Predicted 3D model of a 1397-nucleotide RNA (small-subunit ribosomal RNA) from Prymnesium polylepis. The sequence is in RNAcentral, with records from ENA. It matches the Rfam family "Bacterial small subunit ribosomal RNA".
[in-house]
RNA sequence: AUAGUGGCAGACGGGUGAGUAACGCGUGGAAACGUGCCUUUCACUACGGAAUAGCUUUUGGAAACGAAAGGUAAUACCGUAUACGCCCUCCGGGGGAAAGAUUUAUCGGUGAAAGAUCGGUCCGCGUUAGAUUAGCUAGUUGGUGAGGUAACGGCUCACCAAGGCUACGAUCUAUAGCUGGUCUGAGAGGAUGAUCAGCCACACUGGGACUGAGACACGGCCCAGACUCCUCCGGGAGGCAGCAGUGAGGAAUUUUCCGCAAUGGGCGAAAGCCUGACGGAGCAAUACCGCGUGAGGGAUGAAGGAUUUUGGUCUGUAAACCUCUUUUCUCAAGAAAGAAGUUCUGACGGUACUUGAGGAAUAAGCAUCGGCUAACUCCGUGCCAGCAGCCGCGGUAAUACGGGGGAUGCAAGCGUUAUCCGGAAUCAUUGGGCGUAAAGCGCCUGUAGGUUGUUUAACAAGUCUGUUGUUAAAGGCUAGGGCUCAACCCUAGAAAAGCAAUGGAAACUACUAGACUAGAGUAUGGCAGGGGUAGAGGGAAUUUCUAGUGUAGCGGUGAAAUGCGUAGAUAUUAGAAAGAACACCGGUGGCGAAAGCGCUCUACUGGACCAUUACUGACACUCAGAGGCGAAAGCUAGGGUAGCAAAAGGGAUUAGAUACCCCUGUAGUCCUAGCCGUAAACGAUGGAUACUAGGUGUUGUAUUUAUUUUACAGUAUCGUAGCUAACGCGUUAAGUAUCCCGCCUGGGGAGUACGCUCGCAAGGGUGAAACUCAAAGGAAUUGACGGGGGCCCGCACAAGCGGUGGAGCAUGUGGUUUAAUUCGACAACGCGAAGAACCUUACCAGGGCUUGACAUACUGCGAAUCUCUUGGAAAGGAGAGAGUGCCUUCGGGAAUGCAGGUACAGGUGGUGCAUGGCUGUCGUCAGCUCGUGUCGUGAGAUGUUGGGUUAAGUCCCGCAACGAGCGCAACCCUUGUUUUUAGUUACCAACUUGUUGGGUUUUCUAGAAAGACUGCCGGUGACAAACCGGAGGAAGGUGAGGAUGACGUCAAGUCAGCAUGCCCCUUAUGUCCUGGGCUACACACGUGCUACAAUGGUUAGGACAAAGAGUUGCAAGUUUGCAAAAACAAGCUAAUCUCGUAAACCUCACCUAAGUUCAGAUUGUAGGCUGCAACUCGCCUACAUGAAGUUGGAAUCGCUAGUAAUCGCUGGUCAGCCAUACAGCGGUGAAUCCGUUCCCGGGCCUUGUACACACCGCCCGUCACACCAUGGGAGCUGGUCAUACCCGAAACCGUUAGCUUAACCGUUUGGAGAGCGGCGUCUAAGGUAGGGCUAGUGACUGGGGUGAAGUCGUAACAAGGUAGCCGUACUGGAAGGUGCGGCUGGAUCACCUCCUU
Repeated sequence: AUAGUGGCAGACGGGUGAGUAACGCGUGGAAACGUGCCUUUCACUACGGAAUAGCUUUUGGAAACGAAAGGUAAUACCGUAUACGCCCUCCGGGGGAAAGAUUUAUCGGUGAAAGAUCGGUCCGCGUUAGAUUAGCUAGUUGGUGAGGUAACGGCUCACCAAGGCUACGAUCUAUAGCUGGUCUGAGAGGAUGAUCAGCCACACUGGGACUGAGACACGGCCCAGACUCCUCCGGGAGGCAGCAGUGAGGAAUUUUCCGCAAUGGGCGAAAGCCUGACGGAGCAAUACCGCGUGAGGGAUGAAGGAUUUUGGUCUGUAAACCUCUUUUCUCAAGAAAGAAGUUCUGACGGUACUUGAGGAAUAAGCAUCGGCUAACUCCGUGCCAGCAGCCGCGGUAAUACGGGGGAUGCAAGCGUUAUCCGGAAUCAUUGGGCGUAAAGCGCCUGUAGGUUGUUUAACAAGUCUGUUGUUAAAGGCUAGGGCUCAACCCUAGAAAAGCAAUGGAAACUACUAGACUAGAGUAUGGCAGGGGUAGAGGGAAUUUCUAGUGUAGCGGUGAAAUGCGUAGAUAUUAGAAAGAACACCGGUGGCGAAAGCGCUCUACUGGACCAUUACUGACACUCAGAGGCGAAAGCUAGGGUAGCAAAAGGGAUUAGAUACCCCUGUAGUCCUAGCCGUAAACGAUGGAUACUAGGUGUUGUAUUUAUUUUACAGUAUCGUAGCUAACGCGUUAAGUAUCCCGCCUGGGGAGUACGCUCGCAAGGGUGAAACUCAAAGGAAUUGACGGGGGCCCGCACAAGCGGUGGAGCAUGUGGUUUAAUUCGACAACGCGAAGAACCUUACCAGGGCUUGACAUACUGCGAAUCUCUUGGAAAGGAGAGAGUGCCUUCGGGAAUGCAGGUACAGGUGGUGCAUGGCUGUCGUCAGCUCGUGUCGUGAGAUGUUGGGUUAAGUCCCGCAACGAGCGCAACCCUUGUUUUUAGUUACCAACUUGUUGGGUUUUCUAGAAAGACUGCCGGUGACAAACCGGAGGAAGGUGAGGAUGACGUCAAGUCAGCAUGCCCCUUAUGUCCUGGGCUACACACGUGCUACAAUGGUUAGGACAAAGAGUUGCAAGUUUGCAAAAACAAGCUAAUCUCGUAAACCUCACCUAAGUUCAGAUUGUAGGCUGCAACUCGCCUACAUGAAGUUGGAAUCGCUAGUAAUCGCUGGUCAGCCAUACAGCGGUGAAUCCGUUCCCGGGCCUUGUACACACCGCCCGUCACACCAUGGGAGCUGGUCAUACCCGAAACCGUUAGCUUAACCGUUUGGAGAGCGGCGUCUAAGGUAGGGCUAGUGACUGGGGUGAAGUCGUAACAAGGUAGCCGUACUGGAAGGUGCGGCUGGAUCACCUCCUU
C1' cells in the first nucleotide's frame, strides 16, 4: 500500500418544493419522555469458552454472485462470577456488566447519577378562496380494563354508553410549503416567500421494516409498478430534486476548471486520510458601485451635408491645426496581507498593489421629438404602406407613417415586453356611498346577534399603567471603523408591535347585588275616521223581455261602411227580470304597516289621538335566518254574467295596417274555496331617538277658546342656517349626531346560463362566466329642431286687377343625336353672352410649324416699308423689283425684319374641397357683439328680459346693471314747392323784321338758399314714449323713388374675366390656317312676343312727350322706286343741325259676329341692304299664300298709386343681325285691403328633447351573409374522490415443534434457546361494480357579440305624429299592438287649491 475482520461515521453536510389548509409553520406556554460523541462525579474492569472471514484446495455461473472442504485471530460472539448506584416485586425475594492495547504514559471498556446539547409529545392564539359545498362523523365521542410505545393518549383491542363537530362556517372543492424577511406605500395596508437564515416535507412511483443513541434512511435493504440498460435467454443491473456535464422542452439560465492554503465536518492517540461542504478561478452588462473614451486654445465661422425668403441659416469650436496630460491601454522591473502555530504549509497568483517607458494613443451607443412629455424641419407616400400607452395620425402641402438633416433625454448602456405595489378615497379601519348618476328588501311581526335611561355598592374580564421573560442570527435604522472612494464588509447601540408572567388604578364598558321614573307599557274618561269581517236594505242608470203609440229610417265617423230596421227598428209610454257599480257631498280632506278603503243600517272587531290622575319599573331600539300580509293580470274547482272587453270576425284608413277609428264579440272582470307573490309595489327617500329660524293654510282633540290666542297629534305649501354635482331638500330633512338592518362598485353580455329551491302551470327566488366596448349615465348650459304654446311682421293669405299653364312663333335648359353639337351655372333656365355667317371659338375634321402666334436676354445679316409674278383651299412656299431714312463722340446706337442656338415662352389643361378678389342667398330681416360690474363651482347668465310703442334692439318707463361698438335711422343722389342769382344755342306777351336787334315777367336751364321738426291745437295714454283727429301748408308723420346689405350661414358660385399655390403637357393639352360645329330634333320644362277680336279691325284727317344718340357718324332737302332703298347733297363735334311723323287718343266712313276686312304662322316669286363671303346660317321690302287659335285642366305668378294694366319712344352691344331680350324714357291711368283663422317665410319670449354633421338629426327589431366566444345535446374519451367485493407481494407481530441447529444445562436418546418452513391478522400494487365531482370533445340546436354603404318596416327621442313607461295575459314577419291595474320620469289648454304683494 492492498484485500478482509472489527469500531465509529454514514440520520450531519449538500439538493428540491411534488405533497401538505395541517399543531405543518409562527408565537407563547406545558408535562408523561429519549439523548451516541462531550463535561463532572461514584463504582468496577475477575475467570473461561465456541466459532468465523481473510487464506489454501475443489467447484457452479455469460455475468452478478456463489457452493463445498480444510485451517485461523481479535476491543467480533458466548457463558460464569461480582453489583455502590440500577430494574422488577405479592416486599419474601429475584434479575442484570465489562476489552483490551501499547511506546508505561496514556488511550480505552462496563454499571450508575448529574450537566449540556439535540430530539419526540401536548395545549392557547394566529395562518387563502368558494354556501351555485349545509349538514359531517362508527374507533366516530367518552368510560372501564388490557395491550403497545422512549413517552401521554382510541395509539390498538374487548366491553359499556350515545355521544362529538357545525352558520363565530363543520364537511366538501380549488389553490398553496410556512417564517425571519423582500418589493411597494406618508401610513394603514397590498403583493410576495429567489439569494441568506430557522422549521417542515420529499429523494423514480407506492408499501414495508431492519440496523442504530438517532432513520422507517438521497448516493442502505426487501417487495410491487413504470421506465432504461446488459445477457450465452437461464438470469441480472439502475435511480443527478449532490458538483460539473448531455438530451428534451422553452422567450430564457454558466465550466465535464483549481485546491483542501483558509473556515467547517467525519474518523483517528497522532501523523494523517476523506470532504464538488467550502475557498477560489472561468462564462453572462444579470444587478449594484466606481472610472474612462481626453484637457486647453482654435473663425477663411473651411469643405461636405441639410435648409432657404437665394440675402443667409444650422451642423459649429464641432473638425483641421497648436499646446498639454496619461486615469485606462501596451511593455518592463519589483511585489504582498490573507499563516492561526517557534519551524513548515497559499488554490487564488507573479494576482492586488508600486515604479519606469511609450503614445491621444485602445474605448459611444440607444431611444425619442402631435398632446400628456424635454426636443422641428425637408423629401417620399397618398385611408396605401404603416404608426399607436391613451387621445388619435395617414384620403397630394403629414412637426404623428418611411428616410435625411437637426434637436432632446439617458449613457456602457438604452428601448421594448411581462409581473407587483403606487397614483386608485376605484372595497373607503384610517378613508366612499344609496331622491334623480350603480345602490333602501313591496310592507309588517319577530328569533339569534348588535346597541341600550338615571343612581349606589362591589369586582377587576375588557381598559390604562409599572416591572420581568421572550420576540434566533442575518436584514432594516443610528453611530463608528476597514478595502484609494463607493458598492461590499466589520463593530457597537437603540428600537418596535405581539405573546406570557406579575404588581397597581377604577373614570368608562361588562358581570353581580340593590334603588329610581323622564323611555316603554297598563288602567280611567272622551273623541274623529271610506280601518277590517259578516248580514240586511235602497234608488238612479244600462241591457233584455212583454204590451201600447208610431213610421222610415236608426246607428256610427274626419268622411264612410260593416251592423240594426217594413217580419215595424230608432223614438216614446207602462210593466217585468237580471247583474254590476254606488252620482252630488268629495276637498294637496280622513283611516290603514303597506297593498288599499267611498250608498244606507245593524252586529262583531283592530289601531291612532287628546285629557286626567294612579300603577309596573328599562320591560327598550333594530333585526341575518324564520313567519305573515301583499294591486292588477294569471291558474284550479264550483257558481254567476247587465255593462265593458284581451283573443277572434267584419268594415274603414293605408303603399301595406296582423294598429290607431267603427260594428260585433269569447275568456276575463263579479261571488265562494284554494294557489301565485310580482308592479314606475314611488316620496324612485329603511327603522328608531335627540337637537337645529320662522310664515301661511287645513284635519282632530283640549283649555268657556272674546282675540290675527295657545298646547299636543297629523297633513300641505313657502322659506333661514346648513347640505347637495346641480336640480333641489329644508322641524314630515336630502341639516347636525348615535344605534341596527338591507344594498352598490364602468356599459353590454344578463336578471341570462348552469345548479339548487318554491309553484298545477305561467313563472318566482338565488345568480355567474367567456366575450365585447371606451364609454354608458346624472344635473345643468348654449344652440338647433317640434305634425309644442304665446306675441308680431311681410302682396304671406284674404279682397281685387292682369297674367302663365291651352295655340303659333322667339329664346334658354334638359334629353337625344353628332366627328363636334366647347364650357360653366341648377338660390340655373331672354343666365355668363351689352348681340356665334368668317373672326369671336375655347369644340370637331384635315393641312402646317417647333425657341415657337406673344415677352426678355445673346450673336450675325438687312433700314423700315412697298409693288409685281407663280402655284396652293388657305396658312405657308418660291422668285423679281423699288427703297437706303433718324441720332452719332464715326466705334456705334434707337426702332424694325430675317436667321441661329440656349435660357425659356405658351396652355379657356386639372383642382373654387389649396386660395385672393368679386358675387349669390337667408335679407334691407332687426338683429350681432364688447368693456367694466354683478350672479353662478362651471359651461354661462345679466345687459339684449319685462310693461308700452315703432318700419326698426325706434323710443319711453321699470330693472344689478352702467356704458359702448357694428347694424336701424340720418348724412348722399333723383323728384315734388317757393325765393334769389344768371341768361345762350332756351323763351317772345307787349317790341322789331334788323339778319343776328331788344328784353329776361313767364316757361326752361343750373348754381345758391328756404321748407317738414309730431313744430301748433284737441283727445287717448302712466304727468312718458307714442298714437288718433285737425289747422296751416306745394308736401305730414320715413313725402315718393334710388344708392346703401351688420355678426355670420351654405367647403354656395367663379382657376373660362383677372390674379395665384401645387400637379400635368412641351415636334403638343402649345400655335397658324381652311371647312364644319356651337343654329341638329321624337320629346319635356322655364321665360317671353303675337293673338283669339267690336272697349275691336281697316282707310283718311287731326293733337300732345320725355329721355337719349351722332364725324369710319346722324343726315335735312331734291330726284327715282308701290316699298325696302338708291343717287346727289345743306347742316351739325350738337339747349343751335340731324335721327324725328311719337303711339294709345280725337273726328268722319266702312266692317256686323264669321275662323271673318280677326289672327298672322308657313310657303312661293321678285327685289333691297350690310359684308372677302348670306348654302349650312342674316335683316328688310313688295305681291301672293292664309296654319293653329273662338280666353285656355290640375296647378301657379305679379301687383297697394302715378302702382297694376295699357301705349309708343330711346340707348348699349353692333359691318349687319336672328332684340319679341336687356337697360332706360315718358303718355293714358284703375280696382281692392273686412281682417290675421289658415298656407309660406321671418323676428322675439317660453317649453320638451335620447338632436350638436344639429330633424335631410337620432334610432329599434326581424331577416340574409361572415367571424368570435358561449349554453343545451344522443353520446364518446380522460382525471380525481370515496364506497362495496375479489386477489393479495414484502415486512413486523402472533402462532405452530414440520425441518435444521457451535457456545449454556445435562452427559445422552435429550433440554433450553435460535433459525428456516407452515398458518393467521393487517396490507401496497392490481381487478370487478355502481356512483360523486371535474375536464376535453360531439351530429344537431338556442340565444349573444362584432362587422361593409344589404332587405323589410318606423317602435322610441318633440304632444315623435295613438304620451311614454312598469307588472301581467293574449296576439302579430319584425320593431310592436291590445286588454287589466299602476306611475309621471307626460306636452298643451282649462279649472281647483296654495303662496307672494
Notes
The coordinates come from a structure-prediction model, not an experiment, and the mean pLDDT is 84. Taxonomically the source falls in Prymnesium (Eukaryota, Haptista, Haptophyta, Prymnesiales).